[in-house]
RNA sequence: GCCACGUGAGCGCUUAGUCUUCGUAUGAAGAGCGGGGGACCCAAUCUAAGGGGCGAAUCUCAUGCUUCCGAUGUGGAGUAUGGGAGGGGUUAUACUCUUUCGAUCCUAGUCCGUCAGCUAACCUCGUAAGCGUUGAAAGGGGAGUUG
Numbered sequence: 001g002c003c004a005c006g007u008g009a010g011c012g013c014u015u016a017g018u019c020u021u022c023g024u025a026u027g028a029a030g031a032g033c034g035g036g037g038g039a040c041c042c043a044a045u046c047u048a049a050g051g052g053g054c055g056a057a058u059c060u061c062a063u064g065c066u067u068c069c070g071a072u073g074u075g076g077a078g079u080a081u082g083g084g085a086g087g088g089g090u091u092a093u094a095c096u097c098u099u100u101c102g103a104u105c106c107u108a109g110u111c112c113g114u115c116a117g118c119u120a121a122c123c124u125c126g127u128a129a130g131c132g133u134u135g136a137a138a139g140g141g142g143a144g145u146u147g
Stems, first nucleotide, its partner, number of pairs: 011132004018031005032127006042117001050115001051112004058085011069073001086107006095141007
């Protein structure tokens, strides 16, 4: 000097997932933010290859595997891998927001349980979890310091 691992602090990222008060504390109550249910009107004309919610996480093509059928088909459904389209995040210039170009990553998971369009009043729920990025240009907003 480099690499790997662990611990602590600060800073930062995804996300609604932060803050305040009380309490010795597991906890409780609020604020903020976020989600669901729920009229008239409007919309819709559905109901087993069920339906719906949260979420960016959908659609499509190719290949393989599994499975369904009265219809054996260039058929339907599911799943794995890969490609594309669409969608989402990061890229700390003292703070913050937006845009463009480039680079890079993700495109999951899970819940309800036959049932829910929108939806004022109203009712109700959540406030977790997981991580470690920094290339360039332009525009706006606010704060601080100095004169």